[in-house]
Context: one part of a larger RNA
RNA sequence: CUCUUGUUAAGGAACUCUGCAAAGUGACCCCGUAACUUCGGGAUAAGGGGGACUCUUCUAUGAAGAGUCGCAGAUAAUAGGCCCAAGCGACUGUUUACCAAAAACACAGGUUUCUGCUAAAUCGCAAGAUGAAGUAUAGGAGCUGACGCCUGCCCAGUGCUGGAAGGUUAAAAGGAGAAGUCAGAUCAUAUCAAAGCUUUGAAUUGAAGCCCCAGUAAACGGCGGCCGUAACUAUAACGGUCCUAAGGUAGCGAAAUUCCUUGUCGGGUAAGUUCCGACCCGCACGAAAGGCGUAACGAUUUGGGCGCUGUCUCAACUCGAGACUCG
Numbered sequence: 001c002u003c004u005u006g007u008u009a010a011g012g013a014a015c016u017c018u019g020c021a022a023a024g025u026g027a028c029c030c031c032g033u034a035a036c037u038u039c040g041g042g043a044u045a046a047g048g049g050g051g052a053c054u055c056u057u058c059u060a061u062g063a064a065g066a067g068u069c070g071c072a073g074a075u076a077a078u079a080g081g082c083c084c085a086a087g088c089g090a091c092u093g094u095u096u097a098c099c100a101a102a103a104a105c106a107c108a109g110g111u112u113u114c115u116g117c118u119a120a121a122u123c124g125c126a127a128g129a130u131g132a133a134g135u136a137u138a139g140g141a142g143c144u145g146a147c148g149c150c151u152g153c154c155c156a157g158u159g160c161u162g163g164a165a166g167g168u169u170a171a172a173a174g175g176a177g178a179a180g181u182c183a184g185a186u187c188a189u190a191u192c193a194a195a196g197c198u199u200u201g202a203a204u205u206g207a208a209g210c211c212c213c214a215g216u217a218a219a220c221g222g223c224g225g226c227c228g229u230a231a232c233u234a235u236a237a238c239g240g241u242c243c244u245a246a247g248g249u250a251g252c253g254a255a256a257u258u259c260c261u262u263g264u265c266g267g268g269u270a271a272g273u274u275c276c277g278a279c280c281c282g283c284a285c286g287a288a289a290g291g292c293g294u295a296a297c298g299a300u301u302u303g304g305g306c307g308c309u310g311u312c313u314c315a316a317c318u319c320g321a322g323a324c325u326c327g
Stems, first nucleotide, its partner, number of pairs: 001322003006317003010313002014311001019308001028050004036041001038146001052068007069073001081306007088298002093105002109144007121130003147293004152223003157220002159216005166211003172205002177200005184192002224242005251285001252282001263279005
């Protein structure tokens, strides 16, 4: 010096991305216990106190009183640190076996849609099987994700559902006509040519689909510009105009979303790019790819505080194992 223990004056997070790590708290009994709350919780909240041994008394596994010893009485070991505020996810659970445990997945609940039973859906070439020895209070699929308050406008586009008048339209049906062939006709070389056979083939008939007409957004999705205007200024409740299927409602908002940005104001600090509360100028929130709240919960993330400490000021010593030297 490396690893691994233990102790440390004064200070006590000044360390650091971050109190990472360590220290501290700790079992039991008694007292006491806030905001908030879904009235269950929160809660071991927080915060205090106690204990050994001997004797006496009593309502006797205990309590009360008196006394004894030690620095120390849960005498060793094992055994929550706590509080405040915010984000996210309701919760218990699940996950990248071997770098991620989470805010991701799941979830109960909500909602849409399909399915009447030989169900829909799925696997298989099939037989057959699952669904299900179930039957719409059932089963499949999608989205959302406890609970509370709610979930606005747009059906023009795309999709889905329904409709059937018209347009378009396949195979098929149909067979107008055309061509080849040749009995025959004829001026005997050319030409024409019935029936049959072969090839081709127009009109016409012809379903679904598409066009078309409606409905449907907890279907995919979408949810505006410009100009002017009030008796200081500023701003614009108001007006005009263009475009659109309709122009973002409630709520929230520099946010896990804010570029400019360390926005501005307030709080906290001596000092705060983080944090909390506001403002709204939302580059580019927004209502089941849910919006906003929310008690409880979390090896979650962020900020602050108390306690505590070798994290640090600043290092020292030490148990043990190495390295190193000698053998």